A computed fold for a 72-nucleotide RNA from a candidate division WWE3 bacterium, annotated as transfer RNA.
RNA sequence: GCGGGAAUAGCUCAGUGGUAGAGCGCUUCCUUGCCAAGGAAGAGGCCGCGGGUUCGAACCCCGUUUCCCGCU
Numbered sequence: 001g002c003g004g005g006a007a008u009a010g011c012u013c014a015g016u017g018g019u020a021g022a023g024c025g026c027u028u029c030c031u032u033g034c035c036a037a038g039g040a041a042g043a044g045g046c047c048g049c050g051g052g053u054u055c056g057a058a059c060c061c062c063g064u065u066u067c068c069c070g071c072u
Base pairs, nucleotide, nucleotide: 001071002070003069004068005067006066007065010024011023012022013021018055026042027041028040029039030038048064049063050062051061052060
């Protein structure tokens, strides 16, 4: 330098054009004499960044940043 992949909640990951979800974790409450286990509720995201397409974009297109793999 060229090609491919990844980036979504604190963490690990789903979500292939129509209200952003799960598990674990966190907070509060219930259960218990206490802990653990269990149960209920809740907070936390404008989806790496900038543009474009579309009535509508996490998703499609272009550029770009970081990381990983391969080629030279």